This is a predicted structure of an 86-nucleotide RNA (c-di-GMP-I riboswitch aptamer) from Paenisporosarcina sp. OV554. The source organism's lineage runs through Bacteria, Bacilli, Caryophanales, Caryophanaceae and Paenisporosarcina. It was read from a public genome assembly, where an Rfam model found it.

[in-house]
RNA sequence: UAUCGACAAUAGCAAACUUAUUCGAAAGAUAAGGACGCAAAGCCACGGGCCUAAAAAAUUUUCUGUAUGGUAGCCGGGUUGCCGAA
Numbered sequence: 001u002a003u004c005g006a007c008a009a010u011a012g013c014a015a016a017c018u019u020a021u022u023c024g025a026a027a028g029a030u031a032a033g034g035a036c037g038c039a040a041a042g043c044c045a046c047g048g049g050c051c052u053a054a055a056a057a058a059u060u061u062u063c064u065g066u067a068u069g070g071u072a073g074c075c076g077g078g079u080u081g082c083c084g085a086a
Stems, first nucleotide, its partner, number of pairs: 004084002012038002017033005023028001036073001042079003046076003049071003057064001
């Protein structure tokens, strides 16, 4: 340095759920509590997946499909990074 990941050490994040928001059309996000888990559960929507469908389209209406909206705690990829036993 690369790989790897201890019943090691130090720090960190925070699912479900609850409450709040002069955030959002929704999905969802944010804040406080909470702790199922996480060695990248740090960051980036580039590829695939999944969620939503306001606007526009289509339609007699409903329905429907569409991302330009989300999800990095679905997977792959990119990028940065703590510790050091075997």
Its Rfam family is "c-di-GMP-I riboswitch aptamer". Gene Ontology term of the family: cyclic-di-GMP binding. Rfam's curators write: GEMM was predicted in a large-scale screen for bacterial structured RNA regulatory elements.